Predicted 3D model of a 368-nucleotide RNA (Bacterial RNase P class A) from a Chitinophagales bacterium. The prediction has a mean pLDDT of 77.

[in-house]
């Protein structure tokens, strides 16, 4: 230098004319300012805001799960710890880097195919003891789990002793786990000492534990105007409570009609309206600088106002510039540009993305 993968950034710009839309000024003509993203997408989380509404409890259901911090909050982010992998290294330690859905297997249930004697009530080959026989071997009784085999995994590992042969049977060292003491740290944890225990794995299986979660959702909701016909039918009820709401269920709480030719409510049938405004963009806001912090971020100062439509505007033409590619080579000609369009707003997550730039990793080759 090349290829592939991952991560981050960017993903056009200026002028003129005409057109659309919104805000401000204006009686009007007109003048001036603004006008679709990093994901606006998915609707997966968390909130702001609005209503229920006047507060609650339990169950169900859902979510999270090492420690500390950031944030309005989060299933998000930052840093650290544990575990695992890669590089490096004679081996190890240290170091660099990557991943992590990381509470509990001693509450219980389930599962671990095939192979294998056996996946936890172990004996295929084998070793030892005793007896028998057709005796360099075979059969039977008893003992073993150290050696071999099967498997992802087979009763903690190595060594020494001991034994008929063996076995944590005993001893030494080590490993894992639990408890305790000391020490470093805010903590998770690390190191060291002492003691107990010694088949595993799996909870992204059911489950248990701890913490948390009110419901609905902008066509949410609020206000105004206009308008007709409910004096129709059926059921139930009227404070000894029909029906409704909070709420998926239970308790609890609240609203609710005084027998009315026009009461209340459930259902059926029928009629009227479907217009305007608010919500609607000044905010957990953007940018620059300074300070604090390992960092995510926080604070201060200064400055800016950057879509607001309501069936939906944000465009077209011409020329220049920029980026990339190809060709010819003072320079010029030609071509290309992805995913994709706001609809209450904000913070995350996930998915899609041509080209270019930067960083990291891998690959084989070439050069030094």
């Nucleotide at each position: 230098a090349g290829u592939u993968g991952c991560a981050a950034g960017u993903g056009c710009u200026c002028u003129a004319u005409c057109g659309c839309u919104u805000c401000g000024g204006g009686a009007a003509a007109c003048c001036g300012g603004g006008g679709a993203g990093g994901a606006a997408a998915g609707u997966c989380c968390g909130g702001a805001c609005a209503a229920c509404a006047u507060a609650g409890a339990g169950c169900a259901c859902c979510g999270c799960a090492c420690c500390a911090c950031c944030u309005a909050a989060c299933g998000g982010g930052u840093g650290g710890g544990g575990a695992g992998g890669a590089c490096a290294c004679a081996c190890a330690a240290c170091g660099u880097u990557c991943u992590u859905a990381c509470a509990g297997a001693u509450a219980g249930u389930g599962c671990c195919g095939c192979a294998g004697a056996a996946a936890a009530u172990a004996a295929c080959c084998g070793c030892c003891u005793c007896g028998g026989c057709u005796u360099a071997g075979c059969c039977g009784u008893g003992g073993c789990a150290a050696g071999g085999g099967u498997g992802a995994a087979a009763a903690c590992g190595u060594g020494c002793g001991g034994u008929a042969a063996g076995a944590g049977c005993g001893c030494a060292c080590g490993c894992a786990u639990c408890g305790u003491u000391g020490u470093a740290g805010c903590a998770a944890u690390g190191c060291a000492g002492c003691g107990g225990u010694g088949g595993g794995g799996u909870a992204a299986a059911c489950c248990u534990u701890g913490c948390g979660g009110g419901u609905u959702g902008a066509a949410a909701g609020c206000c105004a105007a206009c308008g007709u016909a409910c004096a129709u039918c059926a059921g139930c009820g009227c404070u000894u409570g029909a029906g409704g709401g909070c709420u998926g269920c239970u308790c609890g709480c609240c609203c609710g009609a005084u027998u009315g030719u026009u009461c209340g409510u459930u259902g059926a049938g029928g009629g009227g309206u479907g217009u305007g405004g608010c919500g609607u963009u000044u905010c957990a806001g953007g940018u620059a600088c300074u300070g604090c912090g390992u960092g995510a971020g926080c604070a201060g100062u200064a400055u800016c106002g950057c879509a607001g439509a309501u069936a939906a505007a944000u465009g077209a033409u011409a020329g220049g510039g920029g980026u990339u590619c190809g060709c010819c080579u003072u320079g010029g000609c030609g071509a290309a540009a992805a995913c994709a369009g706001a609809a209450u707003c904000c913070g995350g997550c996930u998915u899609a993305u041509a080209g270019c730039u930067u960083g990291c990793a891998a690959c084989a080759u070439u050069u030094u």

The source organism's lineage runs through Bacteria, Pseudomonadati, Bacteroidota, Chitinophagia and Chitinophagales.
Its Rfam family is "Bacterial RNase P class A". Rfam classes the family as a ribozyme.